[in-house]
């Protein structure tokens, strides 16, 4: 070199017709030209925040998350770092080194432990052997994942320590259009119905309200895209990160645009060539850091190979 | 756009404090009949969706994932 694990990082290009969505300019209100237009996961909705509303959200219990230690960050179940255990290898009797790790607590109370084994946790204590004034008082031997040891087991219930109020762009503001205070049951009208985003108290609203069967609308704008944003660099830190210059403008649609044909090349495969064949997962929808899964191919950085293959 | 629940024999289901899986029907054999149904006897059958961890031991407990179902203006 080649195979093999790990980890990063890219993930088809060009012109040309025809077509779409936004924005700007023109405009003869038909249109014309000019820019810009998916992703490393836009995907699962699994954690976490930003922003909106709810009493600026108070008590209570209950529940759910998270657990060795320190940091990082808006936060986090997420990165980094470090002890510890757990497997492996490797020198060599003790450490290294690599991969993994849901890693508080059974001297606070409850359960449980099949088979097998005398016994499975308040021991009804085998076998031989030892020992005692006597006693499972010792030791071995079986059985078993565990056999007296402050036993095991919390991804059992629990306890202990921290944190979480609850609805999600269909939130929420506006503008416009239209309208049913008719009719039928229930509960209410200050002796209090419903609601205030599961439960309970307590505050606050409070004259309607749930429920049938009808009736009208089913629009536009804002939120919404310039932001914990990107890129570089220098400095601080073991690292994750993080402060400061400087540059950059980068989709914004509403039943949803971001395609479709065509030549041409790139790469990869099969082939003596001609020539075929393949170019992945996948598709924005209020915004963002994470994780997790889905991925033809290619590329770069490490590590391994000595016992049998170039 | 967002919530919830399912998944075990060929179908429909059961199956909790974790200890090795059942039941109807349905399939096959046989017995009854001339022959058939119905009875009645006997038999077989699981990748408990897939994976990965907790534990000695997983259908079950726990992470991921894969198919399906049903809700909400």
């Nucleotide at each position: 070199c080649g195979c093999g694990c790990a980890g990063g990082c890219c993930g088809c290009c060009u012109u040309a017709u025809c077509g779409c969505u936004u924005c700007a300019u023109c405009u003869u209100u038909g249109g014309a030209u000019g820019a810009a237009g998916a992703g490393g996961a836009a995907a699962g909705u699994c954690c976490g925040g930003g922003c909106a509303c709810c009493a600026c959200a108070g008590g209570g219990a209950a529940g759910c998350a998270u657990a060795g230690c320190g940091g990082c960050u808006a936060a986090c179940a997420g990165c980094c770092g470090u002890c510890g255990g757990u497997u492996c290898g490797c020198c060599c009797a003790g450490g290294c080194g690599a991969a993994u790790u849901a890693g508080g607590a059974c001297c606070a109370g409850u359960g449980c432990a099949a088979c097998a084994g005398a016994a499975a946790g308040a021991a009804u204590g085998u076998a031989c052997a030892g020992g005692u004034a006597a006693u499972g008082c010792u030791g071995u031997a079986g059985u078993g994942a565990a056999a007296u040891c402050a036993g095991g087991u919390a991804a059992a219930c629990u306890c202990u320590a921290u944190g979480c109020g609850g609805u999600g762009a269909a939130a929420u503001g506006u503008c416009a259009c239209g309208u049913a205070u008719a009719c039928c049951c229930g509960c209410g009208c200050u002796u209090g119905a419903a609601g205030a985003u599961a439960c309970c108290c307590g505050u606050c609203u409070g004259a309607g309200u749930g429920g049938g069967a009808g009736g009208g609308u089913a629009g536009g704008c804002a939120g919404a895209u310039g932001g914990a944003a990107c890129g570089a660099u220098u400095c601080a830190g073991u690292a994750a990160u993080g402060c400061a210059u400087c540059g950059u403008c980068u989709a914004g649609a509403u039943a949803a645009a971001u395609g479709a044909u065509a030549a041409g090349g790139g790469u990869c495969c099969a082939g003596a060539a001609a020539u075929g064949g393949a170019u992945a997962c996948a598709g924005a929808a209020u915004c963002c850091g994470g994780c997790u899964u889905a991925u033809a191919g290619g590329c770069c950085u490490g590590c391994u190979u000595u016992u049998u293959u170039u | 756009g967002g919530u919830g629940c399912c998944u075990u024999a060929g179908c429909u289901c059961a199956g909790u404090u974790g200890g090795u899986a059942g039941a109807g029907c349905a399939a096959u054999g046989g017995a009854c009949u001339g022959a058939a149904a119905a009875u009645c006897c006997a038999u077989g059958u699981g990748u408990c969706c897939c994976u990965a961890g907790u534990u000695c031991g997983a259908u079950u407990c726990u992470u991921g994932g894969a198919g399906g179902c049903a809700c909400c203006a």
Two RNAs folded together computationally: RNase P RNA and transfer RNA, 383 nucleotides in total. It holds a member of the Rfam family "Bacterial RNase P class A". Rfam classes the family as a ribozyme. The coordinates come from a structure-prediction model, not an experiment, and the mean pLDDT is 76.